[in-house]
Context: one part of a larger RNA
RNA sequence: CUCUCGUUCAGGAACUCGGCAAAAUGUACCCGUAACUUCGGGAGAAGGGUAGCCCACCUGAGACGUGGGUCGCAGAGAAAUGUCCCAGGCGACUGUUUACUAAAAACACAGGUCUCCGCAAAGUCGUGAAGACGACGUAUGGGGGCUGACGCCUGCCCAAUGCUGGAAGGUUAAGAGGAGUGGUCAGCCGCAAGGCGAAGCUACGAAUCGAAGCCCCAGUGAAUGGCGGCCGUAACUAUAACGGUCCUAAGGUAGCGAAAUUCCUUGUCGGGUAAGUUCCGACCUGCACGAAUGGCGUAACGAUCUGGGAGCUGUCUUAACGAGAGACACA
Numbered sequence: 001c002u003c004u005c006g007u008u009c010a011g012g013a014a015c016u017c018g019g020c021a022a023a024a025u026g027u028a029c030c031c032g033u034a035a036c037u038u039c040g041g042g043a044g045a046a047g048g049g050u051a052g053c054c055c056a057c058c059u060g061a062g063a064c065g066u067g068g069g070u071c072g073c074a075g076a077g078a079a080a081u082g083u084c085c086c087a088g089g090c091g092a093c094u095g096u097u098u099a100c101u102a103a104a105a106a107c108a109c110a111g112g113u114c115u116c117c118g119c120a121a122a123g124u125c126g127u128g129a130a131g132a133c134g135a136c137g138u139a140u141g142g143g144g145g146c147u148g149a150c151g152c153c154u155g156c157c158c159a160a161u162g163c164u165g166g167a168a169g170g171u172u173a174a175g176a177g178g179a180g181u182g183g184u185c186a187g188c189c190g191c192a193a194g195g196c197g198a199a200g201c202u203a204c205g206a207a208u209c210g211a212a213g214c215c216c217c218a219g220u221g222a223a224u225g226g227c228g229g230c231c232g233u234a235a236c237u238a239u240a241a242c243g244g245u246c247c248u249a250a251g252g253u254a255g256c257g258a259a260a261u262u263c264c265u266u267g268u269c270g271g272g273u274a275a276g277u278u279c280c281g282a283c284c285u286g287c288a289c290g291a292a293u294g295g296c297g298u299a300a301c302g303a304u305c306u307g308g309g310a311g312c313u314g315u316c317u318u319a320a321c322g323a324g325a326g327a328c329a330c331a
Stems, first nucleotide, its partner, number of pairs: 001326008010317002014315001019312001027051005036041001038149001052070006071075001083310007090302002095107002111147007123133003150297004155227003160224002162220005169215003175209002180204005187196003228246005255289001256286001267283005
């Protein structure tokens, strides 16, 4: 010097990204216990008191209790054994997860809702199989999607995309159909070269008929999704309930809002501090919240995240001493 421990004057978070680590609290009984609340909780809230031994009383010998006495620095004499409070974000909760860097606000969840499926069910595995699961179940059932307790709610748009329904018209495959055309050649014509060419065979082949789908017509948002701009206007100013105009399928409703979302930004005001880029309460100018990719609240819960306070301390001012184990040196 390093590691693991122990103690420490005065101060007590001044340390630090941050009270990380340590200290502190701790048991039993008695008293007492707030906001809020889903009336269960919150709650061991918080905050106080008592505790050894001896004698007497009480009692069935006791324990507990009551009264008195007594010893020590210390009586839950060791060990083991909650720190607490205030405020906010997120997620309702208990659970689950990256075996070996992430335990969470992620996943799940009960609840909500949409959709498919009438049984040889839909859906799934399998070779377009047999067979099996679904299920020895039958719509209060089974499959799939989204949301995520509970409370109050969930606005507008069906133009696009999807899905569902419709079938008049347009388009349209195989196939049907066969107008027509070509090849071949009995035969005919020709002096010849060659030409024409029936039937058959063969190669093509127009019109016409021809399903679903698509076009088309409707519906549908807890389907994929989307939810404007400019100009003017009130008797100070400012602002604009109001008006005009362009565009759109429709122009963001309630609620919330510098937010896990705010660039400008340490926005502005208030609170807390002597001093606060964080925090809390407001404002609204929402770069770029917003309603089951749910919106806003919410008691309880959380090895969650953020801010503050009390207690407590070697985290620090600022280091010191001690114990053990290393390292180093001598033998």

The part of an RNA shown here (large-subunit ribosomal RNA, domain IV) has 331 nucleotides and comes from a Pyrinomonadaceae bacterium. Model confidence (mean pLDDT): 87 of 100. The organism belongs to Pyrinomonadaceae, within Bacteria.